[in-house]
Context: one part of a larger RNA
Molecule: large-subunit ribosomal RNA, domain IV
Organism: Cyclobacteriaceae bacterium
RNA sequence: UCAUGGCUAAGGAACUAGGCAAAUUAAUCCUGUAACUUCGGAAGAAGGGAUGCCUCCUUUGUAGCAAUACAAAGAGGUCGCAGUGAAAUGGCCCAGGCGACUGUUUAACAAAAACACAUGGCUUUGCGAAAUCGAAAGAUGAAGUAUAAGGCCUGACACCUGCCCGGUGCUGGAAGGUUAAGGGGGGAUGUUAGCCGCAAGGCGAAGCAUUGAACUGAAGCCCCAGUAAACGGCGGCCGUAACUAUAACGGUCCUAAGGUAGCGAAAUUCCUUGUCGGGUAAGUUCCGACCUGCACGAAUGGUGUAACGAUCUGGGCACUGUCUCAGCCAUGAGCUCG
Numbered sequence: 001u002c003a004u005g006g007c008u009a010a011g012g013a014a015c016u017a018g019g020c021a022a023a024u025u026a027a028u029c030c031u032g033u034a035a036c037u038u039c040g041g042a043a044g045a046a047g048g049g050a051u052g053c054c055u056c057c058u059u060u061g062u063a064g065c066a067a068u069a070c071a072a073a074g075a076g077g078u079c080g081c082a083g084u085g086a087a088a089u090g091g092c093c094c095a096g097g098c099g100a101c102u103g104u105u106u107a108a109c110a111a112a113a114a115c116a117c118a119u120g121g122c123u124u125u126g127c128g129a130a131a132u133c134g135a136a137a138g139a140u141g142a143a144g145u146a147u148a149a150g151g152c153c154u155g156a157c158a159c160c161u162g163c164c165c166g167g168u169g170c171u172g173g174a175a176g177g178u179u180a181a182g183g184g185g186g187g188a189u190g191u192u193a194g195c196c197g198c199a200a201g202g203c204g205a206a207g208c209a210u211u212g213a214a215c216u217g218a219a220g221c222c223c224c225a226g227u228a229a230a231c232g233g234c235g236g237c238c239g240u241a242a243c244u245a246u247a248a249c250g251g252u253c254c255u256a257a258g259g260u261a262g263c264g265a266a267a268u269u270c271c272u273u274g275u276c277g278g279g280u281a282a283g284u285u286c287c288g289a290c291c292u293g294c295a296c297g298a299a300u301g302g303u304g305u306a307a308c309g310a311u312c313u314g315g316g317c318a319c320u321g322u323c324u325c326a327g328c329c330a331u332g333a334g335c336u337c338g
Stems, first nucleotide, its partner, number of pairs: 001333008010324002014322001019319001027051005036041001038156001052078005058073006079083001091317007098309002103115002120153006131140003157304004162234003167231002169227005176222003182216002187211005194203003235253005262296001263293001274290005
């Protein structure tokens, strides 16, 4: 000096990003226990008291025929600084965010507000089900049958869940437009028996070959509807009241429709340490409000919420070597020799 322990005057979080670490608390019995609440809880809330040993002429209970034994209560006494005399053995309270809860997770840097969850909803599927694996046979689904099975979203509970179907998707529709292969084959071209011509050359049936117009031709797309707990979206400018300010009101442009209830400087607020109030002597954090929401908002759920949490944030009591500011002790290492 390091590691691990033990003790510490006075103060008691002044330490620090943060009470990290340590300390406090602790067992059993008695007493007592608030807000809130889903009436179960919260709760071991909080807070307060007792505890050793000896004697008993005390009482009760249990076992036993009984003697007696054990347990609980009571009375009297007695010792120490200290009686759960060691060890083991909850610190507590207030307020807020998030997630209802128990649970699950990044084996070896993350345990959480992430995942799951009961609940709710949409959707597919009538059974040789849909869905999934496989080339198929076949298998799972399921030895199940719509109170079932699959997919997607939400995430206890309470109160609720507004408007928009123009875009994209899905479902339905079939009148019209477009539209493939195929069908169809008007016609065109090549070839040449033959014919015309003195010749060069020209015409050219049938057949064969090549090509091919009209017409016909499904789904899809266009089109027409429906559908948002489908993907998603949910405005701007100007004026106006008898102080001022503000605008219940009016005008206008645009849109598929212009954000309803509720919440709001929020896990969301840039400006911002917004403003006001509370807590502190002093508070960029915290709590309660306001609303000017850069850029909340309703199952990508909204707002609340008892209980729960090795969760996150702020405050307080107790407690302490975290600190003022260090000191001492023990054990091991370090150091020297071998």